[in-house]
Molecule: transfer RNA
Organism: Streptosporangiaceae bacterium
RNA sequence: GCUCCCAUGGUCAAGUGGAGAAGAUGCCACCGUGCGAAGGUGGCGGCGCAGGUUCGAGUCCUGCUGGGAGCA
Numbered sequence: 001g002c003u004c005c006c007a008u009g010g011u012c013a014a015g016u017g018g019a020g021a022a023g024a025u026g027c028c029a030c031c032g033u034g035c036g037a038a039g040g041u042g043g044c045g046g047c048g049c050a051g052g053u054u055c056g057a058g059u060c061c062u063g064c065u066g067g068g069a070g071c072a
Base pairs, nucleotide, nucleotide: 001071002070003069004068005067006066007065010025011024012023018055026044027043028042029041030040031039048064049063050062051061052060
């Protein structure tokens, strides 16, 4: 330098054009207990950045940034 893949709550992770962006874990509150733990209920928190396409974008396109793989 070229090609390809990835980027979603603190962490892991689903979503493949229209549904309140699922789930696990974490954290907070309550229940629980002699106090805790386990378990239960409720809550908190997210689409890397900038453009574009579309009536509508996490999802498609372009650039950038970061990470990974291969080739030279």